[in-house]
Molecule: c-di-AMP riboswitch aptamer (ydaO/yuaA leader)
Organism: Streptomyces lincolnensis
RNA sequence: CGUGCUCACGCGCCGAAUCCUGCAAGGAACCGGGGAACCAUCCCUUGGGGUGAAUCGCGCGGAUGCCACCGUGGAACCACGGUCGGUAUACGCGCGUAGGAGACCUUCCUGCUCCGAACCCGUCAGCUAACCCGGUAGGCGAUAAGGAAGGAAAGG
Numbered sequence: 001c002g003u004g005c006u007c008a009c010g011c012g013c014c015g016a017a018u019c020c021u022g023c024a025a026g027g028a029a030c031c032g033g034g035g036a037a038c039c040a041u042c043c044c045u046u047g048g049g050g051u052g053a054a055u056c057g058c059g060c061g062g063a064u065g066c067c068a069c070c071g072u073g074g075a076a077c078c079a080c081g082g083u084c085g086g087u088a089u090a091c092g093c094g095c096g097u098a099g100g101a102g103a104c105c106u107u108c109c110u111g112c113u114c115c116g117a118a119c120c121c122g123u124c125a126g127c128u129a130a131c132c133c134g135g136u137a138g139g140c141g142a143u144a145a146g147g148a149a150g151g152a153a154a155g156g
Base pairs, nucleotide, nucleotide: 011141012140013139014138018028019027020026029136030135031134032133033132034131039126047124048121049120050119051118056096057095058094059093060092061091063089064088065087066086067085068083069082070081071080072079073078099115100114101113102112104151105150106149107148108147109146110145
């Protein structure tokens, strides 16, 4: 000097997930769901729906189901086994993609790096005033930024 890990105090990011008060419980704010008329839909087992940016394709792999063919047993139905066969479903992997994020804030342009998940309701929900019911978690970073406009803050 660089790198890895741990702890503390700050700064910041994704997200609605913050603030006040406080023994508890509450309040504000933000967020989500349900719920008329009018309008919309002609859908509802091929179930349907919700939060979320997280949808939709193509390919590969094995698994399961169905069909076809072959063999065996059988009166037939059927049962078992096999297939460089076809098809469907979910899963795993890969490549894309609708869309989403990135240090003062918003918008526009250019560019780079990432994400493109997961969970929930339980046969049921379009929109939706009044009204009703809930949430305020968790996880990360040492940063790819530059230009234009308008603000904010700091300084003078």